This is a predicted structure of a 464-nucleotide part of an RNA (small-subunit ribosomal RNA, 3' major domain) from an uncultured bacterium. Model confidence (mean pLDDT): 84 of 100. The RNAcentral record of the full RNA draws on ENA.
[in-house]
Context: one part of a larger RNA
């Protein structure tokens, strides 16, 4: 002096409660655990591991296994001596080996030739290599408690001292936020403002955007928008309470009202948390191999248990038809538009577009018919056939498109998980990766609820 208690006492949080939706049941898709296996690389491990690393494993990736191979090596420096670079043929699963062609560039020089720069074999020996090993030997980075309101320090005063006090009280605050008080008086780091997105508006600027005028051309910048720089909101006025204090609570103007919403922003410090497989680094190991190179395999295996989600179990629904309205992006080895071909994946073709101009682009839910409670016109797994698109190549192991097939599923025990509003809930677009792959991740819009008596309990925090 902490930390803990099924001790007190005050606060807080989607903690309970009140309510939606939901996971646990079905199928699948995706991670882990176990098993198996030649290998199923490695790491992650209550909350804070488990659609994590990985924003994309058919070769590459690839770090693992079998098999072929190399030994100064793929990769870096110094290198003695040699060629240009480079191309082609043949053997081989290739790595590699054999042979053949082959003679640039600068500068000197009349030429012959000779120096040089890059490239490329290369003797010999320094060394390179190591995704080996230790996160418990670091750095760097990240979770977490918790965006919780603590954490501390100078001088000063007390105590012998470890310490205490400031920080505690009495109100108030989202907040150690402020206001009174007090042996404390100041002071830093954290709060809270400064920064961006978003709600109103004004002034400027008007093209690829806009249209009171028009068939257009044109015209113009009023509107919508784009985009800069300003107003704007401070408890600023009012009134009731309070201790004449900070402040609560009503209210009025205003687009917005008490931190308007939402992001970034994460203090001492805790978990010897996590990461030597981003990266760097210490010491240990390895050096004709634990380095490297290739070829196939494997990370996709499958009695079986968990996590995350995606479709379902229907009628608020399925299916036809007809026919509206986003936002926010991305595009040149791309994006690809009318047309035309195909039932359709998609093909043939290329118009415009380095894009407020052109493309992707069709928003979807939403309207109207129909079907009548059924394992159904539900749900789509599986599985067959025939095609398609990428790729050197789709058997192990990609998406897709047609006809076929048509499982289990009729709301899910014990348990449990998200949310307080443009929020759950439903609908749908795009984008990173990417050759191809997406129910995952990040991101935008469209429709848009219900319920908060309250703090007595469950967890979790904070002060005494």
């Nucleotide at each position: 002096u902490g930390a803990c208690g099924g001790g007190g006492a005050c606060c807080c949080g989607c903690a309970c409660a009140a309510g939606c939706a939901g996971u646990g049941g079905a199928g699948u898709a995706u991670g882990u655990g176990g098993u198996u296996u030649a290998a199923u690389u490695c790491g992650a491990a209550g909350c804070a591991a488990c659609g994590c690393g990985a924003a994309g494993a058919a070769c590459c990736u690839u770090a693992c296994c079998u098999g072929g191979u190399c030994u100064u090596g793929a990769c870096a420096u110094u290198g003695a001596a040699g060629g240009a670079a480079c191309g082609c043929u043949c053997a081989g699963a290739g790595a590699u080996g054999a042979g053949c062609g082959g003679u640039g560039c600068a500068c000197c020089g009349a030429a012959a030739g000779g120096u040089g720069a890059g490239c490329c074999u290369g003797a010999a020996a320094a060394c390179a290599g190591g995704u080996g090993g230790u996160g418990c030997a670091u750095g760097g980075u990240u979770g977490u408690c918790g965006u919780c309101a603590g954490c501390u320090c100078g001088u000063g005063u007390c105590g012998u001292g470890a310490g205490a006090u400031g920080u505690u009280g009495g109100g108030u605050u989202a907040a150690g936020u402020c206001c009174c008080g007090c042996a404390a008086c100041g002071a830093g780091c954290g709060c809270a403002a400064c920064c961006c997105c978003u709600a109103u508006u004004a002034u400027u600027a008007g093209u690829u955007g806009c249209u009171a005028c028009g068939c257009a051309a044109g015209a113009g910048c009023a509107c919508u928008c784009u985009a800069a720089u300003g107003a704007g909101a401070c408890u600023g006025c009012c009134g009731u309470u309070g201790a004449u204090a900070a402040a609560a609570c009503g209210g009025a103007g205003g687009a917005a009202g008490g931190u308007g919403g939402g992001g970034a922003u994460g203090a001492u410090g805790u978990c010897a948390a996590a990461u030597c497989a981003u990266c760097a680094u210490g010491c240990c190991c390895u050096u004709u191999a634990u380095g490297a190179c290739c070829a196939g395999g494997g990370c996709a295996a499958c009695a079986c248990a968990c996590g995350u989600a995606c479709u379902a179990c229907a009628a608020u629904g399925g299916c036809g038809a007809a026919c509206a309205c986003a936002g926010a992006g991305a595009g040149a080895g791309g994006c690809g538009a009318g047309a035309c071909a195909g039932u359709a994946a998609u093909g043939u073709g290329g118009a415009g577009c380095a894009a407020a101009c052109c493309u992707c682009a069709a928003a979807a839910a939403g309207u109207c018919g129909u079907c009548c409670c059924a394992g159904u016109u539900c749900a789509g797994a599986c599985u067959g056939u025939a095609g398609g698109c990428u790729g050197c190549a789709a058997c192990u192991c990609g998406c897709c498109u047609a006809c076929a097939u048509g499982a289990a599923g009729u709301u899910g025990g014990a348990a449990u998980u998200g949310c307080u509003a443009g929020u759950a809930a439903u609908c749908g677009c795009a984008g990173a990766u990417c050759a191809g792959c997406a129910u995952g991740c990040u991101g935008c819009g469209g429709u848009g609820a219900a319920u908060a008596c309250g703090u007595u309990c469950c967890c979790g925090g904070g002060u005494c």